[in-house]
Predicted 3D model of a 111-nucleotide RNA (SAM riboswitch aptamer (S box leader)) from an Ardenticatenales bacterium. Model confidence (mean pLDDT): 82 of 100. Taxonomically the source falls in Ardenticatenales (Bacteria, Bacillati, Chloroflexota, Ardenticatenia).
RNA sequence: CUUUUAUCCAGAGAGGUGGAGGGACCGGCCCCGAGAAGCCUCGGCAACCAGGCCAGAGCAAUGAUGCGGCCCAGGUGCCAAAUCCGGCAGAGUGUUUCUGGAAGAUGAGAG
Numbered sequence: 001c002u003u004u005u006a007u008c009c010a011g012a013g014a015g016g017u018g019g020a021g022g023g024a025c026c027g028g029c030c031c032c033g034a035g036a037a038g039c040c041u042c043g044g045c046a047a048c049c050a051g052g053c054c055a056g057a058g059c060a061a062u063g064a065u066g067c068g069g070c071c072c073a074g075g076u077g078c079c080a081a082a083u084c085c086g087g088c089a090g091a092g093u094g095u096u097u098c099u100g101g102a103a104g105a106u107g108a109g110a111g
Stems, first nucleotide, its partner, number of pairs: 001111008013042005021031003025087004043079003048075002051071004058067003083103001088100004
């Protein structure tokens, strides 16, 4: 980088450094010298993977496994706004809603 799959309306920020951008892209709308991005330190959230336990309530299986439940926090990830909203299609409707998708992000697997 490509691909498969799961999730994305919950949650969680301070200090230092830095000095003008940031929220992927486009449109909108926001954040930002009352200090953006990046980097460092400390803290936190969550539970995808890893690890430990549970045949127990349910399904499959007739085994000790998968889905699943509990614990933990080692590997990632994340800590403004629903992935900030929309983008494409369909439905509804009369100015706003719903459903699905695309794109993106993250984890795990494969090439």